This is a predicted complex of two RNAs, RNase P RNA and transfer RNA, with 449 nucleotides together.
Its mean pLDDT, the model's own confidence on a scale to 100, is 81.
It holds a member of the Rfam family "Bacterial RNase P class A".

RNA sequence: CCAGAAGGCCGGAUAACCGCGGGUAUGCAAAUAUUCGAGGAAAGUCCGGGCUCCAGAAAAACACGGUGCCGGUUAACGGCCGGCGGGGGCGACCCCAGGGAUCAGUGCCACAGAAAAUAUACCGCCCAGCAAUGGGUAAGGGUGAAAAGGUGCGGUAAGAGCGCACCGCGGAACUGGCAACAGUUUUGGCAGGGAAAACCCCACCGGGAGCAAGGCCAAAUAGGGAAGGCAUGAUCAUCUUCGGAUGGUCGGGUUUGUUUUUUAACCUCGCCUUCCGGGUUGGCUGCCAGAGGUGACAAGAGAUUGUCACCCCAGACGAAUGGUUAUCGCCGCGCAAGCGGUACAGAACCCGGCUUACAGGCCUUCUGGCAUA
RNA sequence: GCCGGCUUAGCUCAGUUGGUAGAGCAGUUGAUUUGUAAUCAUCAGGUCGGGAGUUCGAGUCCCCCAGCCGGCACCA
Numbered sequence: 001c002c003a004g005a006a007g008g009c010c011g012g013a014u015a016a017c018c019g020c021g022g023g024u025a026u027g028c029a030a031a032u033a034u035u036c037g038a039g040g041a042a043a044g045u046c047c048g049g050g051c052u053c054c055a056g057a058a059a060a061a062c063a064c065g066g067u068g069c070c071g072g073u074u075a076a077c078g079g080c081c082g083g084c085g086g087g088g089g090c091g092a093c094c095c096c097a098g099g100g101a102u103c104a105g106u107g108c109c110a111c112a113g114a115a116a117a118u119a120u121a122c123c124g125c126c127c128a129g130c131a132a133u134g135g136g137u138a139a140g141g142g143u144g145a146a147a148a149g150g151u152g153c154g155g156u157a158a159g160a161g162c163g164c165a166c167c168g169c170g171g172a173a174c175u176g177g178c179a180a181c182a183g184u185u186u187u188g189g190c191a192g193g194g195a196a197a198a199c200c201c202c203a204c205c206g207g208g209a210g211c212a213a214g215g216c217c218a219a220a221u222a223g224g225g226a227a228g229g230c231a232u233g234a235u236c237a238u239c240u241u242c243g244g245a246u247g248g249u250c251g252g253g254u255u256u257g258u259u260u261u262u263u264a265a266c267c268u269c270g271c272c273u274u275c276c277g278g279g280u281u282g283g284c285u286g287c288c289a290g291a292g293g294u295g296a297c298a299a300g301a302g303a304u305u306g307u308c309a310c311c312c313c314a315g316a317c318g319a320a321u322g323g324u325u326a327u328c329g330c331c332g333c334g335c336a337a338g339c340g341g342u343a344c345a346g347a348a349c350c351c352g353g354c355u356u357a358c359a360g361g362c363c364u365u366c367u368g369g370c371a372u373a
Numbered sequence: 374g375c376c377g378g379c380u381u382a383g384c385u386c387a388g389u390u391g392g393u394a395g396a397g398c399a400g401u402u403g404a405u406u407u408g409u410a411a412u413c414a415u416c417a418g419g420u421c422g423g424g425a426g427u428u429c430g431a432g433u434c435c436c437c438c439a440g441c442c443g444g445c446a447c448c449a
Base pairs, nucleotide, nucleotide: 001369002368003367004366005365006364007363008362009361010360012328013327014326015325016324017323018322020037021036022035023034024033025032026031039344043355044354046353047352048351049350050349051210052209053208054207056263057262058261059260060259061258062257064206065205066204067203068202069083070082071081072080073079084098085096086095087094088093099201100200105199106198108194109193122141123140124137125136126135127134128133149167150166151165152164153163154162168190169188170187171186172185173184174183175182176181214285215284216283217282224276225275226274227273228272229271230270233250234249235248236247237246238245239244251268252267253266254265278448279447280446292311293310294309295308296307297306298305299304329342330341331340332339333338374445375444376443377442378441379440380439383398384397385396386395392429400416402414403413404412422438423437424436426434
């Protein structure tokens, strides 16, 4: 210098003027001052949590759904980190839904082919026979995505793990490792294809709905009608404004896929679902101090964790977060003056991830090649 | 904002244990008719919304996107 690999970061800057939303202060108010005001993905809603409600809590079984090498990390995860195994690349490095298909079972593998899993024999080869045919064989050919270990030597009528060597594979023992797994020794002639992103088996995890959840206040009306469902009960005492309220006993019910068990928390005010009809289109809250950010130090191989210091950094009417000018930066065109452009996109309860979109640029580490010293 | 569903020929739709993509209407050409319609025969028309993956093989199974459609306010 060329070609690449991995990781990280930025993604316009400054000034002036005009304007918008939230907070705070002053003010009766109008307003004024001051301060803050999008992202790395705010996106898709694909996972995981917080939070809220569903008439308790805990446990088990079944059903359904998800995940799937091992270890760690975390609030949790299908994420991340480290390792193992397999595959690709000269290499840096990258990719893998990566448990189980003999030691549970069922089903599938079109066409072609003799045969697609109980193995089998079309051409061929060998033996017998005049021939028809019978027997042996699976080395070779052919079919297919896939055909019963591979290569070589021996062996044989021809052949064949039939025998041997090496490689592959299965079992056992030992060693190393927390483990996945690896290595060594020994043994078995091979113990029999693919597919579980087919059903399924094994292990582990999972209740449902979602901020339009939910709570409070206010306004308005026909404080309605129809159908269906449920535990919506009994009794006693006290109080009473005579409507009812509180408490006890008995019975019944509830943990929202179903069933069962333990305990005895709650409910037993009446409530819920669907349809028709009516009213409102209001306010407050949830709602932004958080698994928060920045920096330093420490532990660790890393994900991550801990301690200390500093900081407050959008909270809406689903509506703000912008515009103009000047100078500069970057890109394109142009000899130049100059002209044009400057990505993807935009919070809505909040976090952790993943995925997808993204003009252009920067940094670090590493690999291969060429040249020169 | 949240939650569901759909996408196959020009149009409306089928397509299941994954194995050659179909039907009706519309269209082309021919026959029939004096001519048209109807009828009969014939032909054409498909990246199965897009991209990756599993598999020998994907409309179908799995993942990621795109587009379209629908539902969800409160009170009594």